[in-house]
RNA sequence: GGUCCCGUAGUUCAACGGAUAGAAUGGAGGUUUCCUAAACCUUAGAUGGCGGUUCGAUUCCGCCCGGGACUA
Numbered sequence: 001g002g003u004c005c006c007g008u009a010g011u012u013c014a015a016c017g018g019a020u021a022g023a024a025u026g027g028a029g030g031u032u033u034c035c036u037a038a039a040c041c042u043u044a045g046a047u048g049g050c051g052g053u054u055c056g057a058u059u060c061c062g063c064c065c066g067g068g069a070c071u072a
Base pairs, nucleotide, nucleotide: 001071002070003069004068005067006066007065010025011024012023013022018055027043028042029041030040031039048064049063050062051061052060
């Protein structure tokens, strides 16, 4: 250089083009306990960027950014 794949909460993963983008774990607060842990309740937190298609985009298309695999 060429071809292909991936990018969503701190982390690991979901989400036929249509619901308020969900779950686990982690964080914060609370109940309980002599204390800690565990358990239970509550709570905050995310679609890499810019365009395009569409009534509607996490999803489809283009470019860019980042990561990876193969190849030369």